[in-house]
């Protein structure tokens, strides 16, 4: 220098053009218990890496760019 993959909640990830962006764990409150743990219920938390484009509509498609991982020379 070139190619491929990934980037979404504090962490691990799902989502593959449409309706409210979700799960598990973690965090907070409550229930239960003499108490702790476990279990259960509810809740908070997101400029979907950044900018632009296509579209009635973009996390999703296209371009550029940043970061990380791998490969080739």
């Nucleotide at each position: 220098g070139c190619c491929u993959c990934a980037g979404u909640a504090g962490c691990u990830c799902a989502g593959a053009g449409g309706u409210u962006a979700g799960a598990g764990c973690a965090c907070g409150a409550c229930u239960u218990u003499c108490g702790u743990a476990a279990a259960g219920u509810c809740g908070g938390g997101g400029u979907c890496g950044a900018g632009g484009g296509u579209u009635c509509a973009a996390c999703u498609c296209c371009c550029u760019u940043c970061u990380g991982a791998g490969g080739c020379u």

The RNA shown here (transfer RNA) has 73 nucleotides and comes from a Nanobdellota archaeon. Model confidence (mean pLDDT): 81 of 100. Rfam family: tRNA. By type it is a transfer RNA. Rfam's curators write: Transfer RNA (tRNA) molecules are approximately 80 nucleotides in length.